[in-house]
RNA sequence: UGGGGGAUAGCUCAAUGGUGGAGCGCCCGGCUGUUAACCGGAAGGCUGUGGGUUCGAGUCCCACUCUCUCAG
Repeated sequence: UGGGGGAUAGCUCAAUGGUGGAGCGCCCGGCUGUUAACCGGAAGGCUGUGGGUUCGAGUCCCACUCUCUCAG
C1' cells in the first nucleotide's frame, strides 16, 4: 500500500429494513443457621464517527477512525 472480517449493555455475543435481546456481572428480594449454589425481579444501549438511500436503518450505500487477518 492492496484484499477480507469486526466495532451493539461493565464483559462475551445475538438481532428478516418494522418495539435492540440473551448469558455472565452489578443491584434488590426469596430460599438457607451463614456463605456459596439455586429461584424471582429491577437497572443498564445516541448500535465506532460523519453523511446518504428509505415512510422507516444495528441491518443497505459512501467516507473516515480503531482493531483482527491475508498478500506484497
A computed fold for a 72-nucleotide RNA from a Candidatus Saccharimonadota bacterium, annotated as transfer RNA. The coordinates come from a structure-prediction model, not an experiment, and the mean pLDDT is 82. Its Rfam family is "tRNA". Its family is annotated with triplet codon-amino acid adaptor activity in the Gene Ontology. From the family's description: Transfer RNA (tRNA) molecules are approximately 80 nucleotides in length. Lineage of the source: Bacteria > Bacteria candidate phyla > Candidatus Saccharimonadota.